Source information: Predicted 3D model of a 159-nucleotide RNA (glmS glucosamine-6-phosphate activated ribozyme aptamer) from Polycladomyces abyssicola. Its Rfam family is "glmS glucosamine-6-phosphate activated ribozyme aptamer". Rfam links the family to the GO terms regulation of gene expression and catalytic activity. A reference for the family is Winkler et al. (2004), "Control of gene expression by a natural metabolite-responsive ribozyme", Nature. By type it is a riboswitch. The organism belongs to Polycladomyces, within Bacteria.
[in-house]
RNA sequence: UUUUGUCGUCAAGCGCCAGGACUGCCGGUAAAGGCAGUUGACGAGGUGGAGGACGAUCGAUUUUUCGGCGGAUACCUCCCGGCCCGGCAUCGGGGCCGCCGAGCCGAAACACAAAAGGAUGAGGCGACUCGUCCCACAAAGGUUUCGGCACGAUGCCGC
Numbered sequence: 001u002u003u004u005g006u007c008g009u010c011a012a013g014c015g016c017c018a019g020g021a022c023u024g025c026c027g028g029u030a031a032a033g034g035c036a037g038u039u040g041a042c043g044a045g046g047u048g049g050a051g052g053a054c055g056a057u058c059g060a061u062u063u064u065u066c067g068g069c070g071g072a073u074a075c076c077u078c079c080c081g082g083c084c085c086g087g088c089a090u091c092g093g094g095g096c097c098g099c100c101g102a103g104c105c106g107a108a109a110c111a112c113a114a115a116a117g118g119a120u121g122a123g124g125c126g127a128c129u130c131g132u133c134c135c136a137c138a139a140a141g142g143u144u145u146c147g148g149c150a151c152g153a154u155g156c157c158g159c
Base pairs, nucleotide, nucleotide: 014070015069016068017067019066020039021038022037023036024035025034026033042059043058044057048079049078050077051076052075080098081097082096083095084094085093086157087156088155089154090153091152092151103149104148105147106146107145108144109143110142117134118133119132120131121130122129123128
C1' cells in the first nucleotide's frame, strides 16, 4: 500500500475534553508531583436544494448545567415545488408552507416533558454510572374559538 474477515460505531440539544472540579493508588510530616480514572446540558421543538454567516429556537433545574473544542436541522440570500390574498383566467406584487403543511397581530381555552424530588435494584474500592416504580411542574411551537388587520390591473362569474 492492497485485499479479505471479524467486532464496534454510524450522533445532531449531538459528540468530544487539553482547563476546572472530583476519586483511587503511589509519593511524602505535609504540600508539590506522578499514574489511572470520574464528571462535564434536563427535556420540548426542529432538515426541499445550493451558498453564506454564526455566542443557532424554547423553557426546566440551580453547588460546575463551570470552562472550552468540533458539529448542527435556528437565521440570511438565491433557486425548486406548493398554499393563501371571494371564484376562474392573464399580468404584476405580497405573505406563508416544505410532506401533509401553508397570512399577520391580539385574547381565551385545550393537550403534551425530562432531569430534579421520593422509593428501590444492578455495576464500580471510589468519584460515579445504568435501570425500575411513584409523584409532579414549563416555554416556544401546536390545535380550537373569538376579535382586528391584510392586494393592484383587465375580462367574466358571484354577491